Annotation:
Large-subunit ribosomal RNA, domain I from Serinibacter arcticus, 585 nucleotides, folded computationally. The prediction has a mean pLDDT of 82. Rfam family: Bacterial large subunit ribosomal RNA.
Context: one part of a larger RNA
């Protein structure tokens, strides 16, 4: 050199752990904000940072409650000064106080600065200066001005509003809206009304009364299709969950505004008598009544029947109808169908408290482990203690608990409704630039096709029940259903947040990027990119003291079960680099 043993250095591989992920399930909560949000930026603790907290009242004040012995938050100890049984620190509800930026709102600005008016107070001889409040747009209401232009509007102003403004994972509704791909190129078609961009909203939303969504099958089925690639229903069946109202119109009463009306006709509920004096009509409009349906339905008309009393009506008297109020019965209520709040009980939540049973002995550094006799169980889930622990702790089964806030449920007060049937049928009325319909699109299984149904543009235009729509062109017939107004809980959908719980998830190149000062260091002008990096030991008992050395760093000694466990610290594998022997050149 080189082979081999051994024996160390170097490196951080496996092992074994888990503080911190991933997934799913179940229960709750589902908005936030000008009464100033999210999201920061700056200070705040007696000592320098970083994190958490909180905000000049700053790791915090106050009330209520709960616990009950130490405590001044974490890295992280020392020091030092406190608080504490007159109940701290801590936990939980309520309140105060909340610098500056952000919608950011006097102005203004390069965010977390600048510079201003007015009240009102502090201070100064007196200005300066300092607190506190308030001063943006837009809009509803209300007033109050007031142009071209006479009335008016149009703009201005002032006063009010718990009116808007911004944020936010998915979920929704809307409005626009691709392209790689497939069609073994490609155009129609896909992919896809996806991705993306926008506006808007809520705990779902949107839809909805023949209700309506939802799931499963029906069915990869009828269809539609370069009849290619593809693309795809419904009806009925079985579940889920149920809930239905409210208006227009006609018709009556009434206020308002025009327009008509001078006859005493009309009209002030009917008769008779008096009286009144435009109270009348007609349109157009607010309000109250009345009405809501397809075995058409109302409305006017006619008539049956119930119902206590009290008033009203232009005056008397007679009639009866109609209208209000009381009371009684019934019925309904807070998510629609009207709509507010007071209070009682139960439950749940937000702190919580009780909560069974075990000794000796061997062995070890240490019993939770062997051996002895024992004990609990509505508890032998789980976790921690110096080692496999029902009986040490902390839970666990099981049993209570709430001053204070909210949730749900269920009662009172409350608070709202209330005539019904029948007949004839003259008349009246049942949602108009709507429906049809041509052109031009879209959605629908449905590509125009024989293309109904179902939404838009643009042109054009009906009818009122003897009306009108649909049954897949159209057309009789027949059968269905009543369109052009509103409103609606639940069954559905998500999962940024809170509880708990599971795992034939994952264990430090894994599992979120992130078990550590991680969206942090770095990078980049910027959008934006984005990381490495967890293990002494049971307990710091982290090596007093001696030695060498300038230190680092090591030999004693000493702790420790272990130090080849010594903070460069568990296990310590390989590559790589030595030492010391044997062999061999």
């Nucleotide at each position: 050199a080189g082979c081999a043993a051994a024996c160390g250095g170097u490196g951080g591989a496996u092992g074994c752990c888990u503080u911190g992920g991933c997934a799913u399930c179940a229960g709750g909560a589902g908005c936030c904000g000008a009464a100033g949000a999210a999201g920061g930026a700056c200070g705040u603790u007696g000592u320098g940072g970083c994190c958490u907290g909180c905000g000049a009242u700053a790791a915090g004040c106050c009330u209520c409650g709960g616990g009950g012995a130490g405590u001044u938050g974490g890295c992280a100890a020392a020091c030092g000064a406190g608080c504490u049984g007159u109940g701290a620190u801590c936990c939980g509800a309520g309140g105060a106080u909340g610098u500056c930026c952000g919608a950011a709102u006097g102005g203004g600005g390069a965010a977390a600065c600048c510079c201003c008016g007015c009240a009102c107070g502090a201070g100064u001889c007196a200005u300066g200066u300092c607190g506190u409040g308030u001063g943006a747009c837009c809009u509803g209401c209300a007033c109050c001005u007031g142009a071209a232009u006479a009335u008016a509007u149009a703009g201005g102003g002032u006063g009010u509003g718990u009116g808007g403004a911004g944020g936010g994972a998915a979920c929704g509704c809307c409005g626009g809206g691709a392209a790689g791909u497939g069609a073994a190129a490609c155009a129609u078609c896909u992919c896809a009304g996806u991705a993306c961009c926008g506006g808007c909203a809520g705990g779902a939303a949107g839809a909805g009364a023949u209700a309506u969504u939802c799931c499963g099958u029906g069915a990869g089925u009828a269809g539609u299709g370069g009849c290619g690639a593809g693309c795809g229903a419904a009806a009925g069946c079985g579940g889920a969950u149920c809930a239905g109202g409210c208006u227009a119109a006609a018709c009556c009463g009434u206020g308002u505004g025009c327009g008509u009306g001078u006859g005493a006709u009309a009209c002030c509920c009917g008769g008779c008598a008096g009286g009144g004096g435009u109270u009348g009509c007609g349109c157009a409009u607010g309000c109250g009544g009345g009405g809501u349906u397809g075995u058409g339905g109302g409305a006017c008309c006619u008539u049956a029947c119930u119902a206590a009393c009290a008033c009203u009506g232009c005056u008397g008297c007679c009639g009866c109808a109609a209208g209000u109020g009381u009371g009684g019965a019934g019925g309904a209520g807070u998510u629609a169908c009207a709509a507010a709040g007071c209070u009682g009980u139960g439950u749940c939540a937000u702190a919580g408290u009780c909560g069974a049973a075990c000794a000796c002995u061997c062995u070890u550094g240490a019993a939770c482990g062997g051996g002895u006799g024992g004990g609990g169980a509505u508890a032998c889930a789980g976790g921690g203690u110096g080692c496999g622990a029902c009986c040490c702790c902390c839970g666990u089964a099981g049993a209570c608990g709430a001053a204070a806030u909210g949730g749900c449920a269920u009662g009172g007060c409350c608070u709202c409704c209330u005539g019904u049937g029948a007949g004839u049928g003259u008349u009246c009325c049942c949602g108009a630039g709507u429906a049809g319909c041509a052109c031009g699109g879209g959605g629908c299984c449905c590509g125009u096709g024989a293309a109904a149904u179902c939404c838009c543009g643009u042109g054009u235009g009906a009818a009122u029940c003897u009306g009108g729509c649909a049954a897949g062109a159209c057309c009789a017939c027949u059968u269905g259903c009543u369109a052009a107004g509103c409103c609606u809980a639940a069954a559905u959908a998500c999962u940024a947040c809170c509880u708990g719980a599971u795992g034939a998830c994952c264990g430090a190149u894994a599992g979120c990027g992130g078990a550590c000062a991680a969206g942090u260091a770095c990078c980049g002008u910027g959008a934006g990119g984005g990381a490495a990096a967890g293990g002494u030991g049971a307990a710091a008992a982290g090596u007093a003291c001696c030695c060498c050395g300038g230190g680092a760093g090591g030999g004693g000694a000493g702790u420790g079960a272990a130090a080849u466990a010594g903070u460069a610290c568990c296990u310590g594998a390989a590559a790589c680099c030595g030492u010391u022997u044997g062999c061999u050149u």